Description
TPP riboswitch aptamer (THI element) from Jannaschia seosinensis, 101 nucleotides, folded computationally. The RNAcentral record of the sequence draws on Rfam and Ribocentre. NCBI's taxonomy places the organism under Bacteria, Pseudomonadati, Alphaproteobacteria, Rhodobacterales, Jannaschia. It matches the Rfam family "TPP riboswitch aptamer (THI element)". Its family is annotated with thiamine pyrophosphate binding in the Gene Ontology. Rfam's curators write: Vitamin B(1) in its active form thiamin pyrophosphate (TPP) is an essential coenzyme that is synthesised by coupling of pyrimidine and thiazole moieties in bacteria.
[in-house]
RNA sequence: UCAAAUCCGUUGGGGUGCCCCGUUGAGGGCUGAGAGGCGCGAGUCAACCCAUCGAACCUGAUCCGGGCAAUACCGGCGUAGGAAACGGAGAUCGAUCUGGC
Numbered sequence: 001u002c003a004a005a006u007c008c009g010u011u012g013g014g015g016u017g018c019c020c021c022g023u024u025g026a027g028g029g030c031u032g033a034g035a036g037g038c039g040c041g042a043g044u045c046a047a048c049c050c051a052u053c054g055a056a057c058c059u060g061a062u063c064c065g066g067g068c069a070a071u072a073c074c075g076g077c078g079u080a081g082g083a084a085a086c087g088g089a090g091a092u093c094g095a096u097c098u099g100g101c
Base pairs, nucleotide, nucleotide: 001095002094006089007088008087009086010085011051012050013049014048017030018029019028020027021025036045037044038043057082058081059080063076064075065074066073
């Protein structure tokens, strides 16, 4: 001088779709980490996921292929365009450099 996985804290970002019902509900089914509650609404609370080493999530997209009861359900698009970060532990270890003996 440099230093990973992982963990912790704070702060911030994000989505909430599809189908069924004779009961519309604290109902049932599908995918998923998550499809929740309150509110006329703007919002807000909760869980969950993600935070630049960023496919959490958004755009393209009323997209293309496959599949399904149906839906970005799966794959492609995707080395595309965007997207929210700091601190601590790890580390009195380790690596490297310089000087002296």